Model confidence (mean pLDDT): 76 of 100. Bacterial RNase P class A from a soil metagenome, 331 nucleotides, folded computationally. Its Rfam family is "Bacterial RNase P class A". About the family: Ribonuclease P (RNase P) is a ubiquitous endoribonuclease, found in archaea, bacteria and eukarya as well as chloroplasts and mitochondria. Its family is annotated with ribonuclease P activity, tRNA processing and dimeric ribonuclease P complex in the Gene Ontology. It is annotated as a ribozyme. The RNAcentral record of the sequence draws on MGnify.

[in-house]
C1' cells in the first nucleotide's frame, strides 16, 4: 500500500419551551380536574417476528402411526435451527474464511445436450487379423468371420495412473510404485478422527434441500394469553297472588305489578405490566458553545452528522445504519 478477525462509540455541555409517568404540597366541587416543586423517561438493533424459554388458558394414563424439525464430534445453556472448542471437506500466497457435514454393499427412480454406448457397459473412427480360408517370388499379401478398451472423438461423468514385460493387437492379463476401497492388527485421542503395518487385483461411479432408511426431538394456542370486578336495557329464577285444601309439602292456573332477593353474560374498570411505559399515545423542537465531516476558503462563512423508534418479559439470529475509534494478525 493492499488486506483479514475481534470489540467499542453512534453526538456532549448548558439554557429555554412542551409531553407522559410516579412521589409532595396548594386551589376548586367528593370521584376528579388543574397549578407548583423534585425525580424518572428508548435502541444497539427497541426493526423482521425467524428459533428457544418464563408466564397464562385448554387438552392429555401409557405406548403407536401419521405430519413436522433436526442431522460431523465433545462441551455451555433454562431452551434453542444458539454459542464455544476440535474434526473432515473446499477455497485464498497468508491472516483467515465457507460448508443442510448421518446413510448409495434394505430397496426404489434420476441424469439435458453431445455421443457408438450413460446404468449394462460400450466398436463411430481406429489397432489386430495371431488361429480358420485363398495366393505367394516363401519376404508376405487379400477378404471375411472374429478379437481389442491402448490411442482419437463426446461428455460435468466412458470401468484407476507411471513403466516393464506379455500378446496378433490389446487388457489388473502379470509385476514393481502410486491412489482408492475392503478386511484385521497396533500406537494417540472422551469423540469425531488421525498415524503406521499386513493382507486381498477387490477397482466405475453420481444424486437424498428425489423417495427413502436411520437416530434424536416436538401437544395446541397465545398477553386481544388469561383472572377479578361489575352498571342501564332486556333475560331466567326466587318472594308476595288464586285453586285442590283448615296447615305444611307437592301439583296447577295466573300473567300484572313491584319495594325487594340471586344468576349468568355485555359496556366498562383492574389485574396481568415492569427502577420509561402506555389513552397500545409521551419520551420532543429551539437557541448557544465545542466535536466530526463536505464545500468556497483560511478573521471566518454556508451545509450535513445515519438507521431507525419499545409495547409482557428474557435469552438468540438475522436484516438496516452517515461517520469514527481500539487492538491481535497477514501479504
Nucleotide at each position: 500500500g493492499a488486506g483479514u478477525c475481534g470489540g467499542c462509540c453512534g453526538g456532549g455541555u448548558g439554557g429555554u419551551c412542551g409531553c407522559g409517568g410516579a412521589c409532595g404540597g396548594g386551589a376548586c366541587u367528593u370521584u376528579g380536574u388543574u397549578c407548583c416543586g423534585u425525580u424518572c423517561g428508548a435502541g444497539g438493533a427497541a426493526g423482521g417476528u425467524c428459533g428457544g424459554g418464563a408466564c397464562u388458558c385448554c387438552g392429555c394414563a401409557g405406548g403407536g402411526c401419521a405430519g413436522g424439525g433436526u442431522g460431523c464430534u465433545g462441551g455451555c445453556u433454562a431452551a434453542c435451527g444458539g454459542c464455544c472448542a476440535g474434526u473432515c471437506g473446499g477455497g485464498g500466497c497468508g491472516a483467515c474464511c465457507c460448508g443442510a457435514a448421518g446413510g448409495a454393499a434394505a430397496g426404489u427412480g434420476c441424469a439435458a445436450c453431445a455421443g457408438a454406448a450413460a446404468g449394462c457397459a460400450g466398436a463411430c473412427c481406429g489397432c489386430c487379423g495371431a488361429u480358420g480360408g485363398c495366393c505367394u517370388u516363401c519376404g508376405g499379401g487379400c477378404a471375411c468371420a472374429g478379437g481389442c478398451a491402448a490411442g482419437g472423438g463426446u461428455g460435468a461423468a466412458a470401468u484407476g495412473g507411471u513403466g516393464c514385460g506379455g500378446u496378433a493387437a490389446g487388457a489388473g492379463c502379470g509385476c514393481a510404485c502410486c491412489a482408492g476401497c475392503g478386511a484385521c492388527c497396533g500406537g494417540g485421542g472422551u469423540g469425531a478422527c488421525u498415524c503406521g503395518g499386513u493382507c486381498g487385483g477387490c477397482u466405475c461411479g453420481g444424486u437424498a434441500a428425489a423417495c427413502c432408511c436411520c437416530a434424536c426431538c416436538c401437544g395446541g394456542a397465545g398477553c386481544a394469553a388469561g383472572g377479578c370486578c361489575a352498571a342501564g336495557c332486556g333475560u331466567g329464577g326466587g318472594a308476595c297472588g288464586g285453586g285442590c285444601u283448615g296447615c305444611c309439602c307437592g301439583c296447577c292456573c295466573a300473567a300484572g305489578g313491584u319495594c325487594c332477593c340471586c344468576a349468568g353474560g355485555u359496556a366498562g374498570g383492574c389485574c396481568g405490566c415492569a427502577u420509561a411505559g402506555a389513552u397500545g399515545g409521551a419520551u420532543g423542537g429551539c437557541c448557544a458553545c465545542c466535536c466530526c465531516c463536505c464545500g468556497g476558503g483560511u478573521u471566518u462563512c454556508g451545509g450535513g452528522g445515519a438507521c431507525a423508534g419499545a409495547a409482557u418479559c428474557c435469552c438468540g439470529c438475522c436484516u438496516a445504519c452517515a461517520g469514527g475509534c481500539c487492538g491481535a494478525c497477514u501479504c